[in-house]
RNA sequence: GGGGGAUUAGCUCAGUUGGGAGAGCGUCUGGAUGGCAUCCAGAAGGUCAGGGGUUCGAAUCCCCUAUCCUCCA
Numbered sequence: 001g002g003g004g005g006a007u008u009a010g011c012u013c014a015g016u017u018g019g020g021a022g023a024g025c026g027u028c029u030g031g032a033u034g035g036c037a038u039c040c041a042g043a044a045g046g047u048c049a050g051g052g053g054u055u056c057g058a059a060u061c062c063c064c065u066a067u068c069c070u071c072c073a
Base pairs, nucleotide, nucleotide: 001072002071003070004069005068006067007066010025011024012023013022019056027043028042029041030040031039032038049065050064051063052062053061
């Protein structure tokens, strides 16, 4: 330098026919228990890496950039 892949909540990740942003763990609140552990219910938490484009509508399609992994040289 070139090819491929990854980037979504604090962490690990799901979300491929383009229309609801989610799960587990963690955090907080409440309940059950005499208390802890545990269980149950609820809540907070996201510029979907950044920018641009297409579209009525983009995490999802296209282009560029950044970081990481991998292959080729």